[in-house]
Molecule: THF (Tetrahydrofolate) riboswitch aptamer
Organism: Haloplasmataceae bacterium
């Protein structure tokens, strides 16, 4: 110098354990902020807070079955834009 690789936030699927069903959560929207490969920087991605709009599936009389575009963890797959690095090969 050239080539290749590792590695993020997250996304999807499955399983387990839960939550709600006396309606939170999820999703939408506006504003503000935060974190985000090893470093710097960055958003149309992600998260948090506040406000707004919208909104539901309940049953079973031991005990359980459902429903929610529901939460967390594990596994598998996918997986940074720019610059500089790391590893391997030549």
């Nucleotide at each position: 110098u050239g080539c290749a690789g590792a590695g993020u936030a997250g996304a999807u699927a499955a399983a387990a354990u839960g939550c709600g069903u006396u309606a939170a959560g999820u999703g939408c929207u506006a504003u503000a902020g935060g974190a985000u490969g090893g470093g710097a920087u960055g958003u149309c991605g992600c998260c948090u807070a506040u406000g707004g709009a919208c909104g539901a599936a309940a049953g079973u009389u031991u005990u359980c079955u459902g429903c929610g575009g529901u939460a967390u963890u594990u596994u598998a797959u996918c997986g940074c834009g720019u610059c500089c690095g790391c590893u391997g090969c030549a």